RNA sequence: CGGCUCGUAGCUCAGCAGGACAGAGCACGCGGUUCCUAACCGCGAAGUCGCCGGUUCGAGUCCGGCCGGGCCGG
Numbered sequence: 001c002g003g004c005u006c007g008u009a010g011c012u013c014a015g016c017a018g019g020a021c022a023g024a025g026c027a028c029g030c031g032g033u034u035c036c037u038a039a040c041c042g043c044g045a046a047g048u049c050g051c052c053g054g055u056u057c058g059a060g061u062c063c064g065g066c067c068g069g070g071c072c073g074g
Stems, first nucleotide, its partner, number of pairs: 001073007010026004019057001028044005050066005
């Protein structure tokens, strides 16, 4: 310097022929259960979907640039 790939909640990830209020598990908070804890059950909070722009009636999802991680090549 070039190519490929990934970047969604605190963590691990799903959602990719564009459209339904953005989801799950774990963790966290509150409550139930228990003599107490763990486990279990219920409820809840938590996300500018890396950043900027473009296409579109509509973008996490398509296109471009940039940033960061990983891999490969010179």